[in-house]
Molecule: small-subunit ribosomal RNA
Organism: uncultured Gammaproteobacteria bacterium
């Protein structure tokens, strides 16, 4: 000292969470010992038992007793102190400081005087008697230091005088009158008794100051304030009583709730402070609940008395007892707190002459890891780095010198011996305690556990779990490769502890005096005036309140910080110094601040003088235009929308002319212009009215700034009366739109908009920026005044004060410094600075609830919580989106030519059936694809019948001795089983090879393309995507790579905080077009042709134009070929978790007599249907028939196959040639084409499925399920909605060869020539892309986000008819004990009365809690419904304020902001 956490990132605001340290704890786990310390926070609930205050015989009677004594009672002292507790109390309770001239004080010390006489009675006791008992009653007798009377005084008191002194009541000495005193005991030295006086320590009572929330508690007081007489006290006082006055407290918070004992201290924290008051000290206040006196020096008395009351006990029912919040201890609550112990040995206390009693105060011990402190659980050596175990790339690594094993010690532990201080006070006298400590011995022996390893946070692997089980303190893991959950090894941290919860402080400068903000993050009242109150110009005296500074007192001890010192150390503990920042009293100082006196003008404020202005009110007047009215012209429309419609119009509209009427608002002028405190103000004139600047410096002399509570103003809506209504118009009807339209658009139109007068008092009342007062570059515009210069005079120019504005663009120049989280502000500050006020502290819930004021209502003002989330939010960035903008391109529209989509069939796919119809490819980027080819085989599918170290590899062991193996025969559907027969090499080592059997181990087209390589689509052959130095930014990032021309193209080119590379783009490579060279197997040959292998050729190079005379465009000429000549290959960074685990490779996972391997025979070929690709057609630009012209690439020995010859063909025979420029497919002749006939427009001589017979060929086989060929049959189909594809030239169309695969099987692929068009004006518009720009609430990125009702479940509060407790208090009734006080006689423990009084009762209110049908709004929930409100121009631009209205978001009118 700081980390985590909102974003793709970024920077800030801002919570929210941790690391720290504390505790009277408490819970989980484990637990060796000893020291100090500590130990019902909860129910101030209840209490069994026993003990916690008694003692004196030396005051005095008596009783029992052989004696010691011992008991009873009377007397004195004591019993107000020691010990608990914290309920109540917010106050002189406590704390610090003074008072006291307003006071008491037993025992103790000191000084001083006294201490003669007399009496009357009572208890214990004895007798009687009542009561269960507790306890009484009566009769007799008796003593004192009990009790009472008489004497004696005076320092005591009271009263009066003098004198002296203070501080106002007064105080201190003097003097005279009156009043008050006593006890004795023992023994000869005391102890006692009475008065007074001082002292020491206690106490009482009063004064200032200090210490809690609440104002949703703003007025409270009748003994209240005060006087005066009294009463009463140890004393002042309304302390109390009577009369009299009518004060007294309060915003510097009275009164009223609410909670709490107060101080030293105590926990933290740098420190200011924040939280706390356990043990210890000091005080207060309680003692079952309330009340009340008596005893006394002292009490309103914890273990005393009276009354009432709850509650317990006892009882003979008539009575009566009782108070643990003393020490134990018990129940109860409770998360939780100990023994019914020893001792009076020490320290203390009462008594008592003393010895001594008494002491649950004390001093000790148990018990508890509660808590701090210290010890220990061994030490050294010990490498084959054993074993186990964990992990592995299988080689090893780690655990780990750790272990065993050697050799040591003995703290602790056990025994055994010895044995204290603590005692003071000459003897005796230890509970603790046979304790602490010492000595010997014995033996590594009796002693290690918690937690955590994803970041923060120090510490990592494997397994098993598969959004499960479950951690989690924030963030956040877990959906099959989890360092994060569970186990285990490892390691990390602390240690007889160790984590978890609870609570306090810190970290949090997140309440900010040290120390914080308000333009957009939460925050500046809607504006002014102005009491209190804060703050205040210059200067001269005085003063000492505030500062400052000396002196002296006081702050209790203990705590704390330091130096010692004792415990074997340390906690502890005792000694010293110091701090305890306070507080009173006293001397000083005058600078600054307050305070008096006194002056001044530079603030303010007045005065004079012209000036500007939509400043306010309040009355007149104007003219345009709307509408309505009449009157004319005049005929079918007008009106209104993207388009219509409802409406208006033949009863005469709109339109146009002229009249007349109404209301409401004022075009140009107008402007980034004026004025106002804001709100706000706009035609002219007049009236009366408020502020301003400006000049002169005339006058006053801080009169001034701010401003809580208050007061006045306060657009629009909106509410009350009574008017007035031309135009617009919430509502509303009506018409459209539309899946619906409670809207947007249109026709209509009420309230309202308008005036008076009265309310209301909010707005995005905004510059989202509170008023004042000073500094702090400039430049430009305007207003309004002034003054210079000029001038006859203005005008212009300069220059000064005051406002308004701008320093962007057209446009040339321009914001320094400072401040800001950035954006931006910057003399109008969001700079510097000072006073004043006013407001803010994470989102929601909420400007809601309840309460309280105000309001006719509407509703405003003031103003929470519970609950719930880790966020919410500001600036800025990059991209992506936009029913935004701009510029550019692509067969992307247009222009064209053919087509699909209709119909048959081929074929792929969906689905659907099946025993099986194997998988896989699913928008573009699946769907003639994987598959360049399923009859068996292929083959993954299903039936069924077989195998099990296997159909394939490699090792090892054994065992056999036979070669694998081909031949024939049997059995089966084959596989595969029997059987027979021939049948090895050798270097002679059982080596090679084989075969069975065992064992590692094969095998899987079994999953997982979301674990993966490789590979491949797409976007897209687009023109892009990025480094590296430098600079710019606080930072993400930004420049480079924008901007202008230019091009296919980030191609160039120019300009430039860039300068330069790199992956793409172009070129380099291939084929084809022209020439030329060279070479010729094949061919019958030569210029030629062909081939094959080289070279030339084209580069905007020449020429004109435009262009910035660059890049680069246009035209042209030569040329085969021209402006990248045509075509191929060639596909950056990157996207789609895009295919592919079934082409291959693989990690994980899974199957092992089967998920693996053989085999037959079936599917992969199925059919109601739906898509995709093609074919063939539908016909005459044609169909057949005949006749005749032209090609270019291929392929071919398990093959292509010619002549001939046979068959209508298919195709057979057949064999020549060819490993091919030779021969063959393939043919002298490819098809379309050309040429000559038919067919005449028809379901046809068109088309050809589909069947039916008969044949060909491949093949072990042709039924499932193959091609061909002959006859015969002769379906749909007459050009194809909606909407869709292809193609820019040798291309599209049409027309045929040929290849891979292949036994065999093409309408599909692949390639090849033939013939060979048309069209493109352009980019408005659809799709797709580039590039810049703008908005954004998006970033899984528009398939985005996100809103509000509704239905469900669960949670808090909040209203609620009531209903139930509780607290304080008024008014009235009753009235214990008690003291006060009146009256009476038998004078007393005596009797009757008064007013006051606790507890009760009645009664209406106040406040506070619980608790309620039952209805209404908030929060949270998984994928529920219903619309789309918001964010992009969000599809009607949002939002404020207010009114109406609507299943809901929300429309829609006013009036306002731009966010």
């Nucleotide at each position: 000292a700081g980390a985590g956490u909102u974003u793709g990132a970024u920077c800030c605001u801002g919570g929210c969470u941790c690391a720290g340290g504390a505790u009277g704890a408490a819970c989980g786990c484990u637990g060796g010992c000893g020291g100090c310390g500590u130990g019902u926070c909860u129910a101030a609930g209840g209490c069994a038992u026993g003990c916690a205050a008694g003692u004196c015989g030396a005051a005095u009677g008596g009783g029992u007793u052989u004696a010691g004594a011992c008991c009873c009672a009377u007397g004195g002292c004591a019993a107000a102190c020691g010990g608990g507790a914290g309920a109540g109390u917010a106050a002189c309770a406590c704390a610090u400081u003074g008072g006291u001239a307003a006071c008491c004080u037993g025992c103790u010390u000191c000084c001083a005087a006294c201490c003669g006489g007399a009496g009357c009675a009572u208890a214990a006791c004895u007798c009687a008697u009542c009561g269960a008992a507790a306890g009484g009653u009566g009769g007799g007798a008796u003593a004192a230091u009990u009790c009472u009377c008489c004497a004696u005084u005076a320092a005591u008191u009271g009263u009066a005088c003098a004198g002296u002194c203070g501080c106002a009541u007064g105080g201190c000495u003097g003097u005279a009158c009156a009043a008050u005193a006593a006890a004795g005991a023992u023994u000869u030295a005391u102890c006692g008794g009475u008065u007074g006086g001082a002292a020491a320590g206690g106490g009482g009572c009063c004064u200032a100051u200090g210490g809690u929330c609440u104002a949703u508690c703003a007025g409270c007081u009748a003994g209240u304030u005060g006087g005066u007489a009294g009463u009463g006290u140890a004393a002042a006082a309304g302390a109390c009583u009577a009369c009299c006055a009518a004060g007294g407290c309060u915003a510097u918070g009275a009164c009223g709730g609410a909670u709490a004992g107060c101080g030293g201290g105590u926990g933290u924290g740098a420190g200011a402070g924040c939280a706390u008051g356990a043990c210890c000290c000091g005080u207060c206040u309680c003692a079952c609940u309330g009340g009340g006196a008596c005893u006394g020096a002292g009490a309103u008395a914890c273990u005393g008395c009276c009354c009432a009351g709850a509650c317990u006990c006892c009882u003979a029912c008539g009575g009566g007892a009782g108070g643990c919040u003393g020490c134990a201890g018990u129940c109860a609550a409770g998360a939780a707190u100990a023994u019914u112990c020893c001792u009076c040995a020490a320290u203390g206390g009462g008594c008592g002459a003393a010895a001594g009693c008494c002491u649950g105060a004390a001093g000790g011990a148990g018990c508890g890891a509660c808590g701090c402190c210290g010890c220990g659980u061994g030490g050294u050596u010990g490498a084959u780095g054993a074993a186990g175990u964990c992990c592995u790339u299988a080689g090893g690594g780690a655990u780990g010198u750790a272990a065993a094993g050697a050799c040591c010690u003995u703290u602790u532990u056990u025994g055994a011996g010895g044995g204290a201080a603590g005692a003071a006070c000459a003897c005796a006298u230890g509970a603790c305690g046979g304790u602490a400590c010492c000595u010997c011995a014995a033996g590594a022996a009796u002693a290690a556990g918690g937690g955590g390893u994803u970041g923060c946070u120090a510490a990592c692997u494997c397994u098993g779990u598969g959004c499960c089980a479950g951690c989690a303190g924030c963030a956040g893991c877990g959906g099959u490769a989890a360092u994060a959950c569970a186990g285990a090894g490892a390691c990390c941290c602390c240690g007889a502890g160790c984590g978890u919860u609870a609570u306090c402080c810190g970290g949090a400068u997140u309440u900010a005096u040290u120390g914080g903000g308000c333009g957009u993050a939460a925050a500046g009242c809607g504006u002014g005036c102005g009491c209190a109150g804060a703050c205040g110009g210059u200067u001269u005296c005085c003063u000492a309140a505030g500062u400052c500074u000396g002196u002296g007192g006081u702050c209790a001890a203990a705590u704390c910080u330091u130096g010692a010192u004792g415990c074997u150390u340390a906690a502890c503990a005792u000694c010293g110094a110091g701090a305890c920042u306070g507080c009173c009293a006293u001397g000083g100082a005058a600078a600054c601040u307050g305070g008096g006196a006194g002056a001044c003008u530079a603030g303010a404020g007045g005065g004079u003088g012209g000036a500007a202005g939509a400043g306010g009110c309040u009355a007149g007047c104007g003219g345009a235009a709307u509408u309505g009215c009449c009157g004319g012209u005049g005929u079918a429309a007008c009106g209104g929308u993207a388009a219509a419609a409802u409406g208006u119009g033949u009863u005469a509209a709109u339109a146009u002319c002229g009249g007349c009427a109404a209301g409401a608002a004022c075009a140009c002028c107008a402007g980034a212009g004026g004025c106002g405190a804001a709100a706000g103000c706009g035609g002219c004139u007049a009236g009366c009215u408020g502020g301003u600047a400006c000049a002169c410096u005339c006058c006053u002399g801080a009169c001034g700034u701010u401003g809580u509570u208050g007061c006045a103003c306060g657009a629009a809506a909106g509410c009350g009366u009574g008017g007035g209504u031309a135009g617009c118009g919430a509502a509303u009807g009506g018409g459209a739109u539309u899946a619906g339209a409670u809207a947007c658009c249109c026709c209509a139109g009420u309230a309202g908009u308008c005036c008076a007068c009265g309310c209301c008092g909010u707005a995005a009342a905004c510059g989202a920026u509170g008023g004042a007062u000073a500094u702090u570059a400039g430049c430009c515009u305007u207003u309004g005044g002034c003054a210079g210069u000029a001038u006859c005079g203005a005008c212009c120019c300069u220059g000064c004060c005051a406002g308004u504005g701008g320093c962007g663009u057209u446009u040339a120049a321009a914001a320094u410094a400072g401040c800001u989280a950035a954006c931006g502000c910057a003399u109008u500050a969001a700079a510097u600075a000072u006073c004043c006020c006013g407001c803010c502290u994470g989102g929601g819930a909420a400007g809601u609830a309840c309460g309280a004021a105000c309001g006719c209502a509407a509703g405003u003002u003031u103003a929470a919580a519970a609950c719930u989330c880790a966020a919410a939010g500001g600036a800025a960035u990059u991209g992506a989106c936009g029913g935004g903008g701009g510029c550019c391109c692509g067969c992307a529209c247009a222009a064209g030519c053919g087509g699909u989509g209709g119909a048959g069939c081929a074929u792929g796919u969906g689905g659907u059936u099946u025993a099986a119809u194997u998988c896989g490819a699913u928008g573009a980027u699946a769907a003639g694809c994987g598959g360049a080819a399923a009859a068996c085989c292929u083959u993954a599918c299903c039936a069924g019948g077989g195998c099990u170290u296997g159909a394939c590899a490699u090792g090892u062991a054994g065992c056999u001795g036979c070669a694998c193996g081909u031949c024939c025969c049997g059995a089966g559907a084959a596989a595969u089983c029997g059987g027979g027969a021939c049948u090895c090499c050798u270097u002679c080592g059982a080596g090679g090879g084989u075969g069975c059997u065992a064992c590692a181990c094969a095998g899987g087209u079994g999953c997982u393309g979301c674990a993966u390589g490789g590979u491949u689509g797409u976007c897209g052959u687009c023109a892009g995507c990025u480094c590296g130095u430098g600079c710019c930014g606080u930072g993400a990032g930004g420049u480079g790579u924008a901007g202008c021309c230019u091009u296919a193209a980030g191609u160039g080119g120019u300009u430039u905080a860039a300068c330069g590379a790199g992956c793409g783009c172009a070129a380099c490579c291939c084929u084809c077009a022209u020439u030329c060279u060279a070479u010729g197997u094949u061919a019958a040959u030569u210029u030629u042709c062909c081939a094959u292998a080289g070279a030339a050729a084209a580069c905007c190079g020449c020429c004109c134009c435009g262009c910035u005379c660059a890049a680069c465009g246009g035209g042209g000429a030569g040329g085969a070929a021209g402006g990248u000549g045509a075509g191929g290959a060639u596909g950056a960074c990157g996207u789609c978790a895009a295919a592919u685990c079934a082409g291959c490779a693989u990690g994980g996972c899974u199957c092992u007599u089967a998920c693996g391997c053989c085999c037959u025979g079936g599917g992969c070929g199925a059919c109601a249907c739906a898509c995709g690709u093609g074919c063939u057609a539908c016909a005459a630009u044609g169909g057949c028939c005949g006749g005749u012209a032209c090609a270019a690439a291929g392929g071919g020995u398990u093959g292509c196959u010619a002549a001939a010859u046979c068959g209508c063909a298919a195709g057979a025979u057949g064999g020549a040639g060819c490993c091919a420029a030779u021969c063959c497919c393939a043919a002298u002749c490819a098809a379309a084409g050309c040429c000559g006939g038919u067919c005449u427009c028809a379901g046809u001589u068109c088309g050809g499925a589909u069947u039916g017979a008969g044949g060909u060929c491949u093949g072990c086989a042709a039924u499932u399920c193959g091609a061909c060929c002959u006859c015969a049959u002769g379906a749909a189909g007459u050009u194809g909605g909606a909407a869709u594809c292809g193609c820019u030239a040798g291309u599209a169309a049409c027309c045929g060869u040929g290849g891979a695969u292949c036994a065999g099987a093409a309408u599909g692929c692949c390639a090849c020539g033939g013939u060979g068009a048309a069209u493109a004006c352009g980019u408005u518009c659809u799709c797709g892309g580039g590039c810049c720009u703008u908005g954004u609430a998006c970033a899984c990125a528009c398939c985005g986000c996100c809103c509000g009702u509704c239905a469900c479940a669960c949670c808090a509060a909040g209203g609620g008819a009531g209903c139930u407790g509780g607290c304080a208090a008024u008014a009235c009734c009753c009235g214990a004990a008690g003291g006060c006080u009146g009256c009476g006689c038998u004078a007393g423990a005596c009797g009757c009365g008064g007013a006051c009084g606790a507890a009760g009762g009645u009664a209406g209110g106040g406040c506070u809690a619980g608790u309620g049908a039952c209805a209404g709004g908030g929060g949270u929930g998984a994928a529920g419904u219903c619309g789309u409100a918001a964010c992009a121009a969000g599809g009607c631009a949002u939002c404020c304020g207010u009114a109406g209205c609507g299943g809901a978001a929300g429309c829609u009118g006013u009036g306002g902001a731009u966010g």